[in-house]
Context: one part of a larger RNA
RNA sequence: GAACGAACGCUGGCGGCGUGCUUAACACAUGCAAGUCGAAUGCGAAUCGGUGUUUCGGCAUCGUAGUAGCAUGGCAGACGGGUGAGGAGCGCGUAUCUGACCUGACACUCGAUGGGGGAUAGUCCUGCGAAAGUGGGCAUAAUACCGCGUACGCUCGUGAGGGUAGGGCUUCACGAGGAAAGGUGGCCUCUGCAUGCACGCUGCUGUCGAGUGAGGGGGAUGCGUCCUAUUAGCUAGUUGGUGGGGUAAUGGCUUACCAAGGCGGCGAUGGGUCGCUGGUCUGAGAGGAUGAUCAGCCACACUGGGACUGAGACACGGCCCAGACUCCUACGGGGGGCAGCAGUGGGAAUUUUGCGCAAUGGGCGCGAGCCUGACGCAGCAACGCCGCGUGAGUGAGGACGCCUUUCGAGGUGUAAGCUCUGUCAGCAGGGACGAAGACGCGGGUGGUGAAGAGCCACCGGUGCUGACGGUACCUGCGAAGGAAGCCCCGGCUAACUCCGUGCCAGCAGCCGCGGUAAGACGGAGGGGGCAAGCGUUGUUC
Repeated sequence: GAACGAACGCUGGCGGCGUGCUUAACACAUGCAAGUCGAAUGCGAAUCGGUGUUUCGGCAUCGUAGUAGCAUGGCAGACGGGUGAGGAGCGCGUAUCUGACCUGACACUCGAUGGGGGAUAGUCCUGCGAAAGUGGGCAUAAUACCGCGUACGCUCGUGAGGGUAGGGCUUCACGAGGAAAGGUGGCCUCUGCAUGCACGCUGCUGUCGAGUGAGGGGGAUGCGUCCUAUUAGCUAGUUGGUGGGGUAAUGGCUUACCAAGGCGGCGAUGGGUCGCUGGUCUGAGAGGAUGAUCAGCCACACUGGGACUGAGACACGGCCCAGACUCCUACGGGGGGCAGCAGUGGGAAUUUUGCGCAAUGGGCGCGAGCCUGACGCAGCAACGCCGCGUGAGUGAGGACGCCUUUCGAGGUGUAAGCUCUGUCAGCAGGGACGAAGACGCGGGUGGUGAAGAGCCACCGGUGCUGACGGUACCUGCGAAGGAAGCCCCGGCUAACUCCGUGCCAGCAGCCGCGGUAAGACGGAGGGGGCAAGCGUUGUUC
């Protein structure tokens, strides 16, 4: 000199864009942060209103409403969001390998979607419990569950090959095994009943098998990746082999047996510290330091362990066990996990218990739509960067005051005054972009089809949708009016005098000042620097 997720002191007008628990991975009150689908399925209220009836207590029925709600089932909850505790590791970075592997949803291609069965939840009846919850009984549905049939370029086994370094790819034969589910709209051409409906036709969607792709993931390897030798030897599943097991898959991954190996001064082992990277800061560079925000990867979710479900988890707001802590309890027993967003304590220090799904993105759904503390915005903070303003012109050899003085005067000082301007702030009026749709309405073209039906695709028209926000922006009104401080002035280092003090009080980054004329302390006048900031402290180069 530059920089900062900074803090502290004094001061503080406006706007834009960013940033904001670096400490206690400490403990957490409260609310919200993951649901959705009735076009998979079974049930299905209350309330209020209408009508009828009445022995005036009611009862029946219609609407509210197939709504609210309950339950089965599907998909999603493995994403998105947070944190950096652990970990010195193929964790990360980079370059490769996988002939040793997996892949839901998505896209494309081919084929199929036949025929049966038994349950169960909810509801109802009934029991236990303070609660959380839990037991028994009757009846019931499905795209829930289970057989049967069939399939294939699928899987497995045996045999024979081609090809290959190897389990990729590929040919043949025999044997064995493994699928599925429907829903919804329209129509009467065909079939059946017969003015219409369907088990018929047709569209959309779903389901199953096989293959390919895209994207995603698992595994392996070379090289790189902090300090310490005041750590020199370490290792028994240890190193290798064979057989068995396990995995989507290689492998001591695991197990039995066999062999005795493997690593190490090119630093093993031990100890300490640490998330890694793109980047960031600094520097002419080489390098050094660093890893906030944003992006990629990893790890974790009160602590430790475990599996279940699933394409995917050993799962932050799932389950089980143990522990610590905490809450409820009828003392028998139960509940909880902010390193999600706000918020509380703690701390030198880091924000609102805000608004909205309008946009972007995500989940579910045919869709309408619902959910979304992701996100978009607003609020707070000079925390940072950038921009603007606090006025402009003219105006005396120059007022008052204050300071200095050699008492002559000098300084403050264009200051005041006068003439203008109108940024920002204030008030008033108008008032956005971000919005394109999806969807609705009506029109056209094409495809499918028996069809002027329905559905699908495309084209152009129209209607509707804004949290921010009455914000930005524009116009008008009025008015110099509301808007300057902080540090320094001995040298380094730009800037000097007076008074007070008298080695005292004090200053100080270094040298050093202060003991009676202190340009170094304190005040004043003056000056210098930076400026909505200025200094100090801390840290890095």
About this RNA: The part of an RNA shown here (small-subunit ribosomal RNA, 5' domain) has 541 nucleotides and comes from a metagenome. Its Rfam family is "Bacterial small subunit ribosomal RNA".